Notes
Predicted 3D model of a 345-nucleotide RNA (Bacterial RNase P class A) from Thiomonas sp. RNAcentral holds the sequence, with entries from ENA. The source organism's lineage runs through Bacteria, Pseudomonadati, Pseudomonadota, Betaproteobacteria and Thiomonas.

[in-house]
RNA sequence: GAAGCGGGGUGGGCAGUCGCGGUGCGCGCAAGGCGCAACGAGGAAGGUCCGGACUCCACAGGGCGGGAUGACGGCUAACGGCCGUGCACGGUGACGUGACGAACAGGGCCACAGAGACGAGCAAGCGCCGGGCGACCAGCGUGGACGUGAAACGCGGCAACCUCCAUCCGGAGCAACACCAAAUAGGCAGACGCGCCGGCGGCAACGUCGGCACAGCGCGGCCCGCGCGAGUCUGCGGGUAGGUGGCUUGAGCCGUGCAGCAAUGCACGGCCUAGAGGAAUGGCUGCCACGGUGCGGGUGCAAACCCGCGCUGCACAGAAUCCGGCUUAUAGCUCCGCUUCGCAC
Repeated sequence: GAAGCGGGGUGGGCAGUCGCGGUGCGCGCAAGGCGCAACGAGGAAGGUCCGGACUCCACAGGGCGGGAUGACGGCUAACGGCCGUGCACGGUGACGUGACGAACAGGGCCACAGAGACGAGCAAGCGCCGGGCGACCAGCGUGGACGUGAAACGCGGCAACCUCCAUCCGGAGCAACACCAAAUAGGCAGACGCGCCGGCGGCAACGUCGGCACAGCGCGGCCCGCGCGAGUCUGCGGGUAGGUGGCUUGAGCCGUGCAGCAAUGCACGGCCUAGAGGAAUGGCUGCCACGGUGCGGGUGCAAACCCGCGCUGCACAGAAUCCGGCUUAUAGCUCCGCUUCGCAC
């Protein structure tokens, strides 16, 4: 210098201005509201694929069924995750990949080629029987070559095919769950009321018309009045809408030291860092940084580099109970360790 291998970090910055969210303080009798202050997405918040915390339901114990995992040792709250080691395969190497128990319990499968792929059996040769005048042909038995193939009869291979063995797993999930609780309808209990007369129809129950009376209801509170009128009012309890909690102090983050090869653990010190909930965390402007590009200038043989001005770009994505992992997406920038090859000393 070239080509690689492994592991990290970052994920634009500053200012102004207009907003959004919950919180705290102040103004305000209070509600609504107003002002001020600090705070306000990620390395994956994504996928919802594993494992847990938490909540409710179920549960003596065992089995069936279903699912997952599978070398050895360790870490952890737990894991199908991580670390170390062995082995197998790939690579010159750094390193990468691996569900890595069992094929004399049983079933199934083994492409192409080959007669035949685990059932058996091809050719020559030999034997027996039959046909033919004969050359020879057909059948049965024995035999097992050459060739094909990853594997050819041997206790073959495949279990990420069924299966067997061992281990683990109860179910549903914050829309869990708990509390407060309106209107309407329905439930239960209580109070008041559902009356009288006449005409018509009808056997009757009853219907209809008229008059009188009446609990209650409407006309903003009361009286009168008018209208409606067979139900009305009160209480209790369940549930819905709605609201509150669960909700963010936690297997937490940062630093140092110690133990350990490591994953990780322990000790000490410091810090508080979104809690919305139909769902806030944003928009615009300017400057700077970074990338691309055009023009002008400079250095240089050239490649290229530097300076100034202009234009343009700046990824993937976005919390929703919380945590540990896995996995997928990600422009650009950057750091560390290592390998192979070439050159120079």
The gene name in the source record is rnpB. Its mean pLDDT, the model's own confidence on a scale to 100, is 79. RNAcentral records the identical sequence in 2 taxa.